[in-house]
Order: sequence, then structure tokens, then C1' cells
RNA sequence: GCGGGAGUGGCGGAACGGUAGACGCGGCGGACUCAAAAUCCGUUGCCCGCAAGGGCGUAGGGGUUCGAAACCCCUCUCCCGCACCA
Repeated sequence: GCGGGAGUGGCGGAACGGUAGACGCGGCGGACUCAAAAUCCGUUGCCCGCAAGGGCGUAGGGGUUCGAAACCCCUCUCCCGCACCA
């Protein structure tokens, strides 16, 4: 350089072009306990807000679409293969 694959919360991972993060781990709050572990219940992407609610978010930028993590273009990073390497 060429071809292919991958990139989503704190972690592992879901998601026919139609509520992003299901489910699990972890975290936080509570129940139980003398106390703890285990178990059970609630909650948990990020930011703002007392709350109601609002804004943002699938590597980055742009496009298509009523609607994009997914399709198209460009870029970045990682992995695999091939090529090059006096």
C1' cells in the first nucleotide's frame, strides 16, 4: 500500500431502518441480620434541574431518510490476511 473485520455506559454485551444500552456483572439506596455474607426489592448512559422536566449521546465529520448504532462518502484507532522490504 491492497483486501477483510471491529469500535455502543464503569465492564461484558443486545437492538428487522421505528422507545439505544435488553440481559448479566459492577455501583447506589432499602429490606432481612447482633453484625456481615448470601438472598430479595428499587434504582443506575452523560449533563442541567429541588422536582416536573429539558438537552446530549452508538469512534470522529458529513450525507440519504419522516426516522440511522444499522445504509452511503471521508477520516481516526485496533485486529487478521496479502503485498513490499537492496
A computed fold for an 86-nucleotide RNA from Acidisphaera sp., annotated as transfer RNA.
It matches the Rfam family "tRNA". It is annotated as a transfer RNA. Rfam describes the family as follows. Transfer RNA (tRNA) molecules are approximately 80 nucleotides in length.
The prediction has a mean pLDDT of 82.
NCBI's taxonomy places the organism under Bacteria, Pseudomonadati, Alphaproteobacteria, Acetobacteraceae, Acidisphaera.